[in-house]
Notes: This is a predicted structure of a 73-nucleotide RNA (transfer RNA) from uncultured Desulfovibrio sp. Its Rfam family is "tRNA". The family's RNA type in Rfam is transfer RNA. Rfam describes the family as follows. Transfer RNA (tRNA) molecules are approximately 80 nucleotides in length.
RNA sequence: GGGGAAGUGGCUCAGUUGGGAGAGCGUUGCCUUCGCACGGCAAAGGUCGGGAGUUCGAAUCUCCUCUUCUCCA
Numbered sequence: 001g002g003g004g005a006a007g008u009g010g011c012u013c014a015g016u017u018g019g020g021a022g023a024g025c026g027u028u029g030c031c032u033u034c035g036c037a038c039g040g041c042a043a044a045g046g047u048c049g050g051g052a053g054u055u056c057g058a059a060u061c062u063c064c065u066c067u068u069c070u071c072c073a
Base pairs, nucleotide, nucleotide: 001072002071003070004069005068006067007066010025011024012023013022019056027043028042029041030040031039049065050064051063052062053061
């Protein structure tokens, strides 16, 4: 220098066909207990790596760019 993969709540990940942003764990509150744990209920927490474009509408499509991993040279 070139090819490929990944980037989504604090963590691990789903979202495969463009239209509701979600799950588990974790955190907080409440119930339960003499108390803790377990269990149950509820809540907070994301501008989907960044920018631009296409579209009525983009996590998803296109382009540029950043970071990590990997292959070739």
Lineage of the source: Bacteria > Desulfovibrionia > Desulfovibrionales > Desulfovibrionaceae > Desulfovibrio.
Model confidence (mean pLDDT): 82 of 100.